Predicted 3D model of a 1522-nucleotide RNA (small-subunit ribosomal RNA) from an uncultured bacterium.
It matches the Rfam family "Bacterial small subunit ribosomal RNA".
The sequence is in RNAcentral, with records from ENA and SILVA.
The coordinates come from a structure-prediction model, not an experiment, and the mean pLDDT is 84.
[in-house]
RNA sequence: GAGAGUUUGAUCAUGGCUCAGGAUUAACGCUGGCGGCGUGCGUAACACAUGCAAGUCGAACGGUAUUUUGAAAGGAAAAGGCUACGGUCUUGGAAAGACAAGAGAGAGUGGCGAACGGGUGAGUAACGCGUGAGCAACCUGCCUUCCACAAAGGGAUAGCUGCCGGAAACGGUAAUUAAUACCAUAUGAAGUUAACGAAUCGCAUGAUAAGGGAACUAAAGAGAAAUCGGUGGAAGAUGGGCUCGCGUCCGAUUAGCUGGUUGGAGAGAUAACAGCUCACCAAGGCGAUGAUCGGUAGCCGGCUUGAGAGAGUGAACGGCCACACUGGAACUGAGAGACGGUCCAGACUCCUAUGGGAGGCAGCAGUGGGGAAUUUUGCACAAUGGGGGGAACCCUGAUGCAGCGACGCCGCGUGAGCGAAGAAGGAAUUCGUUUCGUAAAGCUCUGUCCUAUGGAAAGAUAAUGACGGUACCAUAGGAGGAAGUCCCGGCUAACUACGUGCCAGCAGCCGCGGUAAUACGUAGGGGGCGAGCGUUGUCCGGAAUUAUUGGGCGUAAAGGGUACGCAGGCGGUCUAAGAAGUCAGAUGUUAAAGCGUAGGGCUUAACCCUAUAAAGCAUAUGAAACUGAUAGACUUGAGUAAAGGAGAGGAAAGUGGAAUUCCUGGUGUAGCGGUGAAAUGCGUAGAUAUCAGGAGGAAUACCGGUGGCGAAGGCGACUUUCUGGACUUUAACUGACGCUGAGGUACGAAAGCGCGGGGAGCAAACAGGAUUAGAUACCCUGGUAGUCCGCGCCGUAAACGAUGAAUGCUAGGUAUUGGGAGUCAAAUCUCAGUGCCGAAGUAAACACAUUAAGCAUUCCGCCUGGGGAGUACGGUGGCAACACUGAAACUCAAAGGAAUUGACGGGGACCCGCACAAGCAGCGGAGCACGUGGUUUAGUUCGAUGCAACGCGAAGAACCUUACCUGGUCUUGACAUCCCGGAGACGCCCAUGAAAGUGGGUGGUGCCUUCUUUGAAGGAAUCCGGAGACAGGUGCUGCAUGGCUGUCGUCAGCUCGUGUCGUGAGAUGUUGGGUUAAGUCCCGCAACGAGCGCAACCCUUGCCUUCAGUUGCCAGCGGUUCGGCCGGGCACUCUGAAGGGACUGCCGGUGUCAAACCGGAGGAAGGCGGGGAUGACGUCAAGUCCUCAUGGCCCUUAUGACCAGGGCUACACACGUACUACAAUGGCCGGUACAAAGGGGAGCGACAUUGCGAAAUGGAGCCAAUCCCGGAAAGCCGGUCUCAGUCCGGAUUGGAGUCUGCAACUCGACUCCAUGAAGUUGGAAUCGCUAGUAAUCGUGGAUCAGCAUGCCACGGUGAAUACGUUCCCGGGCCUUGUACACACCGCCCGUCACACCACGGGAGUCGGUUGUACCAGAAGCAGUUGAGCUAACCGCAAGGGGGCAGGCUGCCAAGGUACGGCUGGUAACUGGGGUGAAGUCGUAACAAGGUAGCCCUAGGGGAACCUGCGGCUGGAUCACCU
Repeated sequence: GAGAGUUUGAUCAUGGCUCAGGAUUAACGCUGGCGGCGUGCGUAACACAUGCAAGUCGAACGGUAUUUUGAAAGGAAAAGGCUACGGUCUUGGAAAGACAAGAGAGAGUGGCGAACGGGUGAGUAACGCGUGAGCAACCUGCCUUCCACAAAGGGAUAGCUGCCGGAAACGGUAAUUAAUACCAUAUGAAGUUAACGAAUCGCAUGAUAAGGGAACUAAAGAGAAAUCGGUGGAAGAUGGGCUCGCGUCCGAUUAGCUGGUUGGAGAGAUAACAGCUCACCAAGGCGAUGAUCGGUAGCCGGCUUGAGAGAGUGAACGGCCACACUGGAACUGAGAGACGGUCCAGACUCCUAUGGGAGGCAGCAGUGGGGAAUUUUGCACAAUGGGGGGAACCCUGAUGCAGCGACGCCGCGUGAGCGAAGAAGGAAUUCGUUUCGUAAAGCUCUGUCCUAUGGAAAGAUAAUGACGGUACCAUAGGAGGAAGUCCCGGCUAACUACGUGCCAGCAGCCGCGGUAAUACGUAGGGGGCGAGCGUUGUCCGGAAUUAUUGGGCGUAAAGGGUACGCAGGCGGUCUAAGAAGUCAGAUGUUAAAGCGUAGGGCUUAACCCUAUAAAGCAUAUGAAACUGAUAGACUUGAGUAAAGGAGAGGAAAGUGGAAUUCCUGGUGUAGCGGUGAAAUGCGUAGAUAUCAGGAGGAAUACCGGUGGCGAAGGCGACUUUCUGGACUUUAACUGACGCUGAGGUACGAAAGCGCGGGGAGCAAACAGGAUUAGAUACCCUGGUAGUCCGCGCCGUAAACGAUGAAUGCUAGGUAUUGGGAGUCAAAUCUCAGUGCCGAAGUAAACACAUUAAGCAUUCCGCCUGGGGAGUACGGUGGCAACACUGAAACUCAAAGGAAUUGACGGGGACCCGCACAAGCAGCGGAGCACGUGGUUUAGUUCGAUGCAACGCGAAGAACCUUACCUGGUCUUGACAUCCCGGAGACGCCCAUGAAAGUGGGUGGUGCCUUCUUUGAAGGAAUCCGGAGACAGGUGCUGCAUGGCUGUCGUCAGCUCGUGUCGUGAGAUGUUGGGUUAAGUCCCGCAACGAGCGCAACCCUUGCCUUCAGUUGCCAGCGGUUCGGCCGGGCACUCUGAAGGGACUGCCGGUGUCAAACCGGAGGAAGGCGGGGAUGACGUCAAGUCCUCAUGGCCCUUAUGACCAGGGCUACACACGUACUACAAUGGCCGGUACAAAGGGGAGCGACAUUGCGAAAUGGAGCCAAUCCCGGAAAGCCGGUCUCAGUCCGGAUUGGAGUCUGCAACUCGACUCCAUGAAGUUGGAAUCGCUAGUAAUCGUGGAUCAGCAUGCCACGGUGAAUACGUUCCCGGGCCUUGUACACACCGCCCGUCACACCACGGGAGUCGGUUGUACCAGAAGCAGUUGAGCUAACCGCAAGGGGGCAGGCUGCCAAGGUACGGCUGGUAACUGGGGUGAAGUCGUAACAAGGUAGCCCUAGGGGAACCUGCGGCUGGAUCACCU
């Protein structure tokens, strides 16, 4: 430390996908009141206008403009005097310039700083970073401490000025000047250099070093002063440099890399070590513990998440690194290979007078651009810090603040109390109401935020405050200004209405939407969060879904085909010592911040402050059980030896017999062969058959066996030779020598390949014949590679026990192989194998179980959703075929395992049924009738459509019916309720019209109640008119429904409670053995009981009895008109009520002492006596909205209503169901006999008369056991016809009629006369029936005015056959297989065609990157040269020393050339793949899937596939064995 949804009809397990959580430098949509603290270019290290971001020091220096002061000098204006008016004298003291002193912008010399601070993350897989060490191999300006010193000189130069060049930038030249600038000299060490070196120290190279000498090397001043500086040295501190251990991403489809490369001694270079560089020498160095190469990436403290282990990440803050337009280079300096320095090259931008110049925001703001996306060209140095300065002070886009952005976190508010008439309004509604909802209004309050005014901090220590008149405080005001967003099918909190109608749309997953959507859109209501809410992206979690913690591999993905074996990993018993692993506490470090804990400060919190605690690494110390290392020993692991027996173990040589085929000869004759049936083929040129002889190749019957051997593949006649291994016994020897095993090596079925043989049989390919819709197959006839041998390849299989090897442990039973002990022989014991059953245990289950899939250990191999795909690319091997290695894009929400219940099977076992068979009669052919389809039509109304629609709804369409069509009409309606007005029930007549309807006339004033009673008022029913609520609908939806019905099926089934078994779905019961029509009954049984069905109870029929006796009956008696007609009777028949009777009750047999069955007796009837009614759980979205009812939708002067006429009756055709026939078992004519069950008042109608007849006229009787329909017919007797399209058959048509009815034209039935069609027994196929049945014969009824070949019912006559359950169909039960569950009308494979998508190949082409070789060579540095130039030093001078320019050489960036490697984009064309709506062809797989399937391989074919060879069971069924 939480889980959930989703594979199935359901279940368990496997396994992926998805969700709920947290986080975010975020963005987007809608919305937006306040404050605090944080945070803000993730993309273009793209380009940048403008301003600012590094200066400072006059106490280092010369000194300018300017300015102040000063004294002397200077003498203007002005005033006064005089004047000869030209001027002059006196007073007066301005300005300019010069001088001195002070101040002093800018520029310059000089010093320090500019190497910090700030930015960015391009590069970098590296000692870059982190951590821990090291430097005896180093540097360090400013700062601190200590020691010592600072003598005396010199020559320049910038500035400034003049001249010159240039557009500018900027320069040239001449003259002149200062220093804390520069230079030589002096002094001089403890410094430096090279030797000596007592002594001390160190892990090593070595370090320190007294001491004595040698050589070399320093300085600067400023200031009034205090002081500040200068030089050398020794230390410290700080900061850096270098080295090392360990850690630090992915790819092996990157396996070999490396020439200064690895090392040496030497030299150079550096602050310093070092191939850092150079010459020489050696040939090394790195790599499977992953070198090299490629890709990606700044690293860390931390941050996010997580229970943790981990995973992800590296914004802000902090540490390190790297970079500064791109590349290169050095200079200066303590420090740079220097962001705001220099030089060069390149790209770009700008200026230009075209000659030449200038620039570098990855500093702060800001602009353009890119992008989904990221701020102000703000204030201040007040604080903190930095630079300079002695200081004042200056500078500081560091920093402190403010601004913008809900970007994040945190806090607050948008009011509080009372308030039911439950207002109005919205929404829903079963119309009652419910809900928004105390919510609002109203009343009473409060003032956080807000507004106004006033006061006012801390931050500062004496001064200085950007923030800021800010935080905060006070007063006043007034509920006034402040709520949205997402969701409401499940997961997941929250439901209704309307709209829409697989459309529009939603969707994170499952999935919603095709007319009643809690899933779309809107509304009402509700839920969540709230100044935010939701979406998208990314990360962690859930995910034990990479499993160290913490998974697996028989069948789900996964054991290598097998063995040997190097490296590696692991390793028996005992002893000793040591201490690498291990363990313990300690020390150092683990920066700060952060996290945790405890306190504290902002009103709280976020935020901030203080203290403390924490893993890792290193060091030293200690412990010694275990592991490792060392030494020694042991025998049980392993091996050796000796003695035995077993074996298809391997290789080679040789030898047999049986069989096939062929050849030769004999006998012999017409067929053989082959199949489901055939044909191709062989045969009269003599086959097949048979006999004899011969040839040749291959394979080895019986024995033979879940027997043996081998590592696996595999091995089968016999003999010989060679040879491997295992086993048993003995316990002599060695002494852990062992196990496993990445790479590697060897072996490795079949097919295939190469070369050479061989070739009998078999047999891919091929050919022919069949089958078939086709048949590139299955079957048949042939037949070549191949199969066989030798040599060489290949290296794969369902190479399987789908189970890696090894060791130990954990009940047994049984069978068998080979040994041993034991015995006379046995029993028994034991070792090694091979099988079966089974305990514990394991497992998702199936199952495994000493031959483990149990319990443990060691090592190896392998797996991580399905498809794409064992494919592509690359590589390796191979002669090739191919093998090994082995992805991605894209796509799906599953794919898969085991088991369960069903369903299904061209699986099995058992059983039943007119299911077949055995029979009888039909249908299918003809004519006609009816129904249907189709077609037609203005309309042919609608429904029913396999069985289970089709003589069905319809038990009866001329009008009506009627729903359809045409035309004429009506609009509160043909029908119902309510309201208002009027009339007054109602009847009759006329006109018009097709009618509906319209108009008019006339007769008549009804019923009930009350009152003032010639009358009035009200009411009920009725009619007319009017208004609106509404009526009406055979309009749609039977897939929204009720009810009813069909069907499986009158089949024997379907379930439940409790218990038990199973993780569970489920099972058991209900299975099994018998039996039955039956889950009927019996027995057995982890089941015991129960329910709905079965049966029985009900009706009918068959026998008897009792009761009753008219309308029925008549035995006996009487009468008779001879008719049960009458008297009489109720015995019989019959009627109709109640009973009896039959129960396997009895006997025998069989059977389990059962149930039951078989036979028999008796009986009217015998095993359910016959028939009916009765229809379990359920199935078919079966049928019906047009019987009825009903939700929703639709129509409302019409889809409603009325009327007339028409249609439902059509007619090239097809089907179904009947009828009538085809004739002699018959037709016709005549005579004659016997029923049952029904019906009858708008009825049945006797009887009489008329008519050939249908009928008509009159009409008795009967409300029916009374009368009528009513003659039953087949039958029987007699006659005729004599096998013909007939004396069969009756269609069709003509004529004449009858009846019903307002009305028979479309369109009735019947009669008579005439006519006289097809048809001579019906192809394929197919229906019914098992006894009073089929067949045949007639009769009645419902509907109905009329209309029956249909339907329902009734009786008469009255068969045949059933061996039997193999087959067809349907059903039941058990079992089996299954990839089916919409359940075989299932599922499903591949080609082809079309559309879209991603990918591979591809003549090439265009880029990027990188390598090698060569060319080239800017700037710079080093070296060299230096005839030109040259202040300091030397020299009297000449000159020298030193330096500079210039030249050359070396290194080297850009650039160039050539050839490669890797990688990306793109491409005519091409290849397969994926996904798509109901396309095309077949049907390969799933059942024995109709040829069992699958694997390897080879050949063939439109395609799935087929065939050969070998293998597997992950094959059904039957038989056999154990």